The RNA shown here (transfer RNA) has 74 nucleotides and comes from a Lachnospiraceae bacterium. Rfam family: tRNA. Gene Ontology term of the family: triplet codon-amino acid adaptor activity.

RNA sequence: CGGAAUGUGGCUCAGUUUGGUAGAGCACCAAGUUCGGGACUUGGGGGUCGCGCGUUCGAAUCGCGUCAUUCCGA
Numbered sequence: 001c002g003g004a005a006u007g008u009g010g011c012u013c014a015g016u017u018u019g020g021u022a023g024a025g026c027a028c029c030a031a032g033u034u035c036g037g038g039a040c041u042u043g044g045g046g047g048u049c050g051c052g053c054g055u056u057c058g059a060a061u062c063g064c065g066u067c068a069u070u071c072c073g074a
Stems, first nucleotide, its partner, number of pairs: 001073007010026004020057001028044005050066005
């Protein structure tokens, strides 16, 4: 320098195929249970999807650019 993959709550990931209200597990908070803790049960809070622009009535999803990490080639 060229090509490819990945980027989504604190962590690990799904959702992209076919654009239509952002989800799961763990973690966190509260209550119950317990002498207390753990475990268990119930409830709750937290992200608008790496960033920017565009297309569209509508974008995590499509297009362009860009950043970070990893891999391949030179």